[in-house]
Context: one part of a larger RNA
RNA sequence: CGUAGGAUAUUUGAGAGGCGCUUUCCUUAGUACGAGAGGACCGGGAAGGACAUACCUCCGGUGCACCGGUUGUUCCGCCAGGAGCACAGCCGGAUAGCCGCGUAUGGACGAGAUAAACGCUGAAAGCAUCUAAGCGUGAAACUCACCUCAAGAUGAGAUAUCCCACAGCGCAAGCUGGUAAGGUCACAUGAAGACGACAUGUUCGAUAGGUCACAGGUGUAAGAAUCGUAAGGUUUUGAGCUGAGUGAUACUAAACGACCGAGGG
Numbered sequence: 001c002g003u004a005g006g007a008u009a010u011u012u013g014a015g016a017g018g019c020g021c022u023u024u025c026c027u028u029a030g031u032a033c034g035a036g037a038g039g040a041c042c043g044g045g046a047a048g049g050a051c052a053u054a055c056c057u058c059c060g061g062u063g064c065a066c067c068g069g070u071u072g073u074u075c076c077g078c079c080a081g082g083a084g085c086a087c088a089g090c091c092g093g094a095u096a097g098c099c100g101c102g103u104a105u106g107g108a109c110g111a112g113a114u115a116a117a118c119g120c121u122g123a124a125a126g127c128a129u130c131u132a133a134g135c136g137u138g139a140a141a142c143u144c145a146c147c148u149c150a151a152g153a154u155g156a157g158a159u160a161u162c163c164c165a166c167a168g169c170g171c172a173a174g175c176u177g178g179u180a181a182g183g184u185c186a187c188a189u190g191a192a193g194a195c196g197a198c199a200u201g202u203u204c205g206a207u208a209g210g211u212c213a214c215a216g217g218u219g220u221a222a223g224a225a226u227c228g229u230a231a232g233g234u235u236u237u238g239a240g241c242u243g244a245g246u247g248a249u250a251c252u253a254a255a256c257g258a259c260c261g262a263g264g265g
Base pairs, nucleotide, nucleotide: 001152005163006162007161008160009159010158011157015149016148017147018146021049022048023047024046025045026044027043033038051106052105053104054103055102059100060099061098062097066093067092068091069090070089071086072085073084074083075082076081110144111143112142117137118136119135120134164265166177167176168175169174182260183259184258185257186202187201188200189199190198207253208252209251210249211248212247213246214245216242217241218240223236224235225234226233227232
């Protein structure tokens, strides 16, 4: 821009893409078959492998500053307690998020028309013949089925709901202006993200921060008391601290606002 008014939701599916794999074991059955050795079709069931998708409850990884331990050194006057630097100084753990080595699920079942092949009926050709007319069975391939996208499918579809009989100019077509439903800008943001976009919210408010409570993490803070000559131990104490998690709470910030947007199709 189009989809013959302007919108907001919900959709149909022309078409396109994806998937499509496979092993072992048990049973049928040591049956059919076979002198024996050996050893099934058909059917039923169970475990896997690789691959794919989703997710983070479990297991595991990361987690640049969440907790603790610790070395050297400088500083905070000293002790104690801390801070800076040394690859995040080194080491032990670790929430959310993101991941796989983790968890879950999938390939199916089935239908249609067929290939090779196997048939029925059957002439030409009194027989025979699956074929010439006609009718079947039949594959991981084909079309469906399953998953995803999809009306710019210009063939522009459908359904529901909302807004509309406004002004000025013009003979009219139409142009301009302020509006309606609705939307955009702006602002607080993230489950989204290169930017657009998408999603949540903007005081009639829990959107982010703060605060409070809890979860999770770390592992018993500082100070004091006490025991020990001391290193250190014990009690207060599962303490103190705590990024992203869950909830509550308007304390702070989402101010006031601006613009676009139909005219009877």